[in-house]
Molecule: Lysine riboswitch aptamer
Organism: uncultured Faecousia sp.
RNA sequence: GAUAGAGGCGCGGUGCUCAUCAGUACCCCGUGGCAAGGCCGGGUGGCCGUCACUGGGGAAAGGGUGUACCGCCGAAGCUGCAAUGGAGCACCCGGUCCUUGUCUGCUGGGCCGUCAGAGAACAUCUGCCGGACUGUCACAAAACUUUGUGGAGCGCUAUC
Repeated sequence: GAUAGAGGCGCGGUGCUCAUCAGUACCCCGUGGCAAGGCCGGGUGGCCGUCACUGGGGAAAGGGUGUACCGCCGAAGCUGCAAUGGAGCACCCGGUCCUUGUCUGCUGGGCCGUCAGAGAACAUCUGCCGGACUGUCACAAAACUUUGUGGAGCGCUAUC
């Protein structure tokens, strides 16, 4: 340098499925209020009502469960800067959200917990911190395969 492997509730993707989302958004009838009102903020314009309540009808996406298949072991995930594409009436400025890939930095892995953020949510995800567990290497000790301390995947093991 090349090839092949290991860690286990291991990582990710796709299809199907089920619950939730939610009696929510939205639509219709009726009643009432508002008119310098409403469409993220401002400007120019454009469009048309708008809000609440009773009644009638009534979703979806994201996230999640299960299952099958696929790709894998920096698998993958996250932070940050800028960029691509898109959304809420058009344009400009701003702001919010989503997507794509590059770069940068962090994390061996899953689990549990406090706090914080996202989220409809007590589901779930993410981040800092803490805890035990587990795999790996180094060092030390010994009761001979166990204990302790420490490190990180740009690592470790095997073969060539």